[in-house]
Molecule: Glycine riboswitch aptamer
RNA sequence: CGGAGGAGCUCUGGAGAAUCUCUUAAAUGGGUGCCGAAGGUGCAAGGUAAAGGUUUUUACCGAAUCUCUCAGGCAAAAGGACAGAGCAGGCAAG
Numbered sequence: 001c002g003g004a005g006g007a008g009c010u011c012u013g014g015a016g017a018a019u020c021u022c023u024u025a026a027a028u029g030g031g032u033g034c035c036g037a038a039g040g041u042g043c044a045a046g047g048u049a050a051a052g053g054u055u056u057u058u059a060c061c062g063a064a065u066c067u068c069u070c071a072g073g074c075a076a077a078a079g080g081a082c083a084g085a086g087c088a089g090g091c092a093a094g
Base pairs, nucleotide, nucleotide: 001094005091008087009086010085011084012083013082018032020031021030022029033074034073035072039070040068042066046061047060048059049058050057051056
């Protein structure tokens, strides 16, 4: 010089589920019902170790938009996994 992949910032798109109910001056409070796409929990193949002794048992590691619903959410706004574009940066190969 170059600029993969990852992280950061900006813009655009972006689903689901009660504008339920009680109290109150007012819900950001209480109750019931519900949703999964911030974050978090769980595990399949596979791997590691130990025991056992011929392929078994136990422990640990182990992904997701799956699962749970802890957290969060259930008018709008905000948030929002993920996707696209741009900016800045310059750790890899060359």